RNAcentral holds the full RNA, with entries from ENA and SILVA. Predicted 3D model of a 346-nucleotide part of an RNA (small-subunit ribosomal RNA, central domain) from Flammeovirga yaeyamensis. Lineage of the source: Bacteria > Bacteroidota > Cytophagia > Flammeovirgaceae > Flammeovirga.

Context: one part of a larger RNA
RNA sequence: UUGGGUUUAAAGGGUGCGCAGGUGGUCCUGCCAGUCAGAGGUUAAAGACCGGGGCUUAACUCCGUGUUUGCCUUUGAUACUACAGGACUUGAAAUACGUAUGGGUAGGCGGAAUUCCUCAUGUAGCGGUGAAAUGCACAGAUAUGAGGAGGAAGACCGAAGGCGAAGGCAGCUUACUGGGCGUUAUUUGACACUGAGGCACGAAAGCGUGGGGAGCGAACAGGAUUAGAUACCCUGGUAGUCCACGCCGUAAACGAUGAGAACUCGGCUUGUGUGCAUUGGCAUGCGAGCCCAAGGGAAACCGAGAAGUUCUCCACCUGGGGAGUACGCCGGCAACGGUGAAACUC
Numbered sequence: 001u002u003g004g005g006u007u008u009a010a011a012g013g014g015u016g017c018g019c020a021g022g023u024g025g026u027c028c029u030g031c032c033a034g035u036c037a038g039a040g041g042u043u044a045a046a047g048a049c050c051g052g053g054g055c056u057u058a059a060c061u062c063c064g065u066g067u068u069u070g071c072c073u074u075u076g077a078u079a080c081u082a083c084a085g086g087a088c089u090u091g092a093a094a095u096a097c098g099u100a101u102g103g104g105u106a107g108g109c110g111g112a113a114u115u116c117c118u119c120a121u122g123u124a125g126c127g128g129u130g131a132a133a134u135g136c137a138c139a140g141a142u143a144u145g146a147g148g149a150g151g152a153a154g155a156c157c158g159a160a161g162g163c164g165a166a167g168g169c170a171g172c173u174u175a176c177u178g179g180g181c182g183u184u185a186u187u188u189g190a191c192a193c194u195g196a197g198g199c200a201c202g203a204a205a206g207c208g209u210g211g212g213g214a215g216c217g218a219a220c221a222g223g224a225u226u227a228g229a230u231a232c233c234c235u236g237g238u239a240g241u242c243c244a245c246g247c248c249g250u251a252a253a254c255g256a257u258g259a260g261a262a263c264u265c266g267g268c269u270u271g272u273g274u275g276c277a278u279u280g281g282c283a284u285g286c287g288a289g290c291c292c293a294a295g296g297g298a299a300a301c302c303g304a305g306a307a308g309u310u311c312u313c314c315a316c317c318u319g320g321g322g323a324g325u326a327c328g329c330c331g332g333c334a335a336c337g338g339u340g341a342a343a344c345u346c
Stems, first nucleotide, its partner, number of pairs: 003318004007300002012314001014201004021194003025088006033081002035077008050064005091191001092188005097182003103177007115149007125136002162169002206247006215241002220236004258313006266291011295302002319346003328339004
């Protein structure tokens, strides 16, 4: 291994695209490979099962009937599957029209605030804390006003709200560009679903080269606290945080819930279409949420966006520690990542 499972007990791949593979809508015709039925052959002996016999019994042994899933040949059946041909439109896709959007990339513009510089007013403190001190300040700080520089982030709107496959995305504007949804027509006519490998994308931190550097701030320094204080608090502060290009490829990458399809009582809120109505509404789609029926669940809870009832495909689990370690291999500049044991022990 069969089986049973994967929200929280071990277990859903971070996400998508997609080759192979697996699976696949309705109707008709053909074929008979799978499938089903009949017949024949073969399936050594021993053994096994059943019924008897022989050694005093048993083991052991002898006889007999049946069995021996299988394979081969042959004759048929044709519902289903496959295959071949034809047709269809409801799955899927395309076109037209409409629509919402912080989806993406590049450029331009604007305001508030912090910091710094210059000038002016002005004088002795400022700052910080539980309390202080380090620190800053008569070489004029803090405060106030004016001007300038530069970087980063986008108050209010803002929401349980929107968009995106996920990561994620928010000032305004322009260009290019992706996806979704609705409506009624038209078109193609199963073109579909899933997807091992593979490829692409993938927060933060980190790495390489070159820029940039206001604020914040690992490391570090000082001041406190304390028995100590390599911390929490305070004053400073380098890398980093930002940009361009190239790597890294991991996260509590979470809904801790893979993708697709069908079915299963209702209520409420909300975003956005469409139709009817027009003071509030009704109906019907696609999303975002709350509460529940049936049902499920160990329970918490889930409950049409299922963890319900079923089907298809993929991934994963199989006691704790050792261990996401060692070794090997692959990837990486490195950091490290991927794959991934055993002894031993409870």